[in-house]
RNA sequence: UAAGGAUAAGGCCAUACCUGUCGAAAGGCAGGGACGGAAAGCCACGGGUCCUCGCUUCCUCCGAGAAGCCAUGGACGACACCUCGAAGGACCCUAAGACCGCCGGGCUGCCAAG
Numbered sequence: 001u002a003a004g005g006a007u008a009a010g011g012c013c014a015u016a017c018c019u020g021u022c023g024a025a026a027g028g029c030a031g032g033g034a035c036g037g038a039a040a041g042c043c044a045c046g047g048g049u050c051c052u053c054g055c056u057u058c059c060u061c062c063g064a065g066a067a068g069c070c071a072u073g074g075a076c077g078a079c080a081c082c083u084c085g086a087a088g089g090a091c092c093c094u095a096a097g098a099c100c101g102c103c104g105g106g107c108u109g110c111c112a113a114g
Base pairs, nucleotide, nucleotide: 005111012037013036017032018031019030020029021028022027035101041107042106043105045104046103047102048099049098050097052095054093057090058089059088060087062085063084064083065082068076070074
C1' cells in the first nucleotide's frame, strides 16, 4: 500500500421468528434473537422484486335498457345476444411508494498473515 482476503487479533452488523409502535399495504423504527455477513456501512442511480392506485382487455355476478308480445300506449317481459351501470377477480401497462441482507453502479471505511 490493499488487487485479493488468513482456521489471525480486537471489535462490528444482525436473517427467520417474537414483542411494542408507526403505516392502507409493501414495509420502517425500538427491544429480544442469530441465519449469516469484509462493506450485511451509506446512496433507490440502472435492472429486479413487492405493495397500493389508475387504465385497457377478459371472466363471474347483479341491475337497467333493449329484443319480443298485444296493440299504438299500455301490461308483461324467460334463455341467449347487444348496450349501459355497479361489485368482485385475473393478466398487461403506467404512476406513486417500499426493499441497498437480490444483482450491478457510485461514495466512504476496520485489520494485516502471506
Description: A computed fold for a 114-nucleotide RNA from a Gammaproteobacteria bacterium, annotated as c-di-GMP-I riboswitch aptamer. The organism belongs to Gammaproteobacteria, within Bacteria. The coordinates come from a structure-prediction model, not an experiment, and the mean pLDDT is 75. It matches the Rfam family "c-di-GMP-I riboswitch aptamer". About the family: GEMM was predicted in a large-scale screen for bacterial structured RNA regulatory elements.